[in-house]
């Protein structure tokens, strides 16, 4: 230098006109309400001035997990659903930080003829409790995929027309497959097999570390831990009431009733409980339907600084207060600075003499995804182009 995973940061700034939405104030003359005999004060509302403000890292998806309303005080139980290695963090979570295990990949040491194996460092992944409760499924291919009836093959004896046959033994070699019932070596053996030994597996015990998941180290046993599969059904453990701001509350408007049941009460079901039969509840039919508050968003907030902590994070001091629309409001023009793309003429480096990088000038963009709508922690998806930070490969130099 370039490429490639992984994470993060930006993604225009400044003057000025002009035009929008909201909150605030001063003034004016005008409407309207209300108090008043007036004078006046009040309250909205309009002009017009002046000041303050105006969208995101996802505002998206609506997946979770909460504040917040309302149901009745929100109780048990089944069913549903969601989580699952350990330890923190956090209002909480399916989030997040950290560490164990397993598992790609690499870097560096050692073994090792090689293929690979050890230790060690880094990155990147994990839907990471249970298969000895029970059912289920492992297609095809193989002789066989829960009990191993042996395809091909080693070993015995017997018979032979010498082509093979028939019995009995075997599961070390080979096939076949995603997996064939511990692996490797050696000993025995007729041939083989943990049969037996010797490591490593696997269990059980016994000690150390470490909160813990787990690591390490000793002994003992031939070893019935005898296959996988639980984003298959299931088992345990632990978590959840419901709806949702179109929640809810005020003001104003408007009327016509008719029929049915004893019920009705916020995921189904039963119990429990509360309300009620002058209520309520369901069907049919008629009428009204504007405004205001929920939205002053002042918060599990944000910004810097110090202490704790490996880190998510917490705690302290000091400072900040940033749309509130309701067919939906933040645009449009100049100039300039910055970033990005692109050539012609010269320059300059470097060259395989094809050409390649760079800079003044000059011209074009200001572009990616994209718009609140009660808010708030996360998750997941989208991003033109610049920039870092860490790992991995390739090439050149030194």
């Nucleotide at each position: 230098a370039c490429g490639g995973c992984a994470g993060g940061c930006c993604g225009g700034g400044g003057u000025g006109c002009c035009g929008c939405g909201c909150c605030g104030u001063a003034g004016c003359c005008c409407c309207g309400g209300c108090g008043g005999c007036a004078a006046c004060g009040u309250c909205g509302g309009g002009c017009c001035g002046c000041g303050g403000u105006g969208a995101g890292g996802a505002a998206a998806g609506u997946c979770c997990g909460g504040g917040c309303u309302c149901c009745a005080c929100a109780g048990a139980g089944c069913a549903u659903g969601g989580c699952a290695c350990c330890g923190g963090g956090u209002a909480a979570c399916g989030c997040c930080c950290g560490g164990g295990c397993c598992u790609c990949g690499u870097g560096c040491g050692c073994c090792g003829u090689a293929a690979g194996g050890c230790g060690u460092g880094c990155g990147g992944g994990g839907a990471c409790a249970g298969a000895a409760a029970g059912u289920g499924c492992c297609a095809c291919a193989g002789a066989a995929a829960c009990g191993a009836c042996a395809c091909c093959g080693c070993c015995c004896c017997g018979c032979u027309g010498c082509g093979g046959c028939g019995g009995g033994g075997u599961a070390a070699g080979g096939g076949u497959g995603a997996a064939a019932u511990g692996g490797u070596g050696g000993g025995g053996u007729a041939a083989g097999a943990g049969c037996c030994c010797a490591c490593c597996g696997a269990u059980c015990g016994c000690g150390g570390g470490g909160u813990a998941a787990c690591c390490c180290g000793c002994g003992a046993u031939g070893c019935a831990g005898c296959g996988g599969u639980a984003a298959a059904c299931c088992u345990u453990g632990c978590c959840a009431g419901g709806a949702g701001c179109a929640a809810a509350g005020c003001c104003a408007a408007g009327c016509a009733g008719c029929g049915g049941g004893u019920g009705g009460g916020u995921u189904g079901c039963u119990c429990g409980c509360c309300c009620g039969c002058u209520a309520c509840c369901c069907g049919c039919g008629g009428g009204u339907a504007g405004g205001c508050u929920g939205c002053g968003c002042a918060g599990a907030g944000c910004g810097u600084g110090c202490c704790g902590g490996u880190a998510a994070c917490g705690g302290u001091a000091c400072g900040c207060c940033g749309a509130g629309a309701u067919a939906a409001a933040u645009g449009g023009c100049a100039c300039c600075c910055c970033a990005g793309g692109g050539g012609c003429c010269g320059c300059c480096c470097g060259u395989c003499c094809g050409c390649g990088g760079g800079c003044u000038u000059c011209c074009c963009u200001g572009g990616a995804c994209a718009g609140a709508a009660c808010c708030c922690g996360g998750c997941u998806u989208a991003c033109a182009g610049g920039c870092c930070u860490g790992c991995c490969g390739u090439u050149c130099a030194u």
This is a predicted structure of a 398-nucleotide RNA (Bacterial RNase P class A) from a Spirochaetaceae bacterium. NCBI's taxonomy places the organism under Bacteria, Pseudomonadati, Spirochaetota, Spirochaetia, Spirochaetaceae. Model confidence (mean pLDDT): 75 of 100.